Source information: RNAcentral holds the sequence, with entries from Ribocentre. Predicted 3D model of a 107-nucleotide RNA (c-di-GMP-I riboswitch aptamer) from Photobacterium ganghwense.

RNA sequence: UCACGAACAAGGCAAACCUAUCGAAAGGUAGGGACGCAAAGCUUCCGGCCUAAGAGUAGGCAGUUUUAUUUUUAAAGCAGUCAACUUAUGGUAGCGGGGUUGCCGAU
Numbered sequence: 001u002c003a004c005g006a007a008c009a010a011g012g013c014a015a016a017c018c019u020a021u022c023g024a025a026a027g028g029u030a031g032g033g034a035c036g037c038a039a040a041g042c043u044u045c046c047g048g049c050c051u052a053a054g055a056g057u058a059g060g061c062a063g064u065u066u067u068a069u070u071u072u073u074a075a076a077g078c079a080g081u082c083a084a085c086u087u088a089u090g091g092u093a094g095c096g097g098g099g100u101u102g103c104c105g106a107u
Base pairs, nucleotide, nucleotide: 004105005104012037013036017032018031019030020029021028022027035094041100042099043098045097046096047095048092049091050090054087055086056085057084059082060081061080063078064077065076066075067074068073
């Protein structure tokens, strides 16, 4: 120095849950709190997973305009609304890999 981790020393981080706050959500941040962690420091480069605001697809509903039509009704346009599916430009580094920095060194 690299690999490695059955220890020691100094210290570090903080799952669930609660409160506040940001966010459409997933989730983030701050405080409390500790399940755990030797990189549970940093980084979305690769894969996975989560979410789907926006966008897209084919629909439902009711409205309105025009045209055709004997009533009825049909077609086209416009804007609205509802739910479904697809999608990351949103997340997850405490899902894994890669990159990068770093404490101890068997009292």
Notes:
Of the family's consensus pairs, 95% are formed in the model.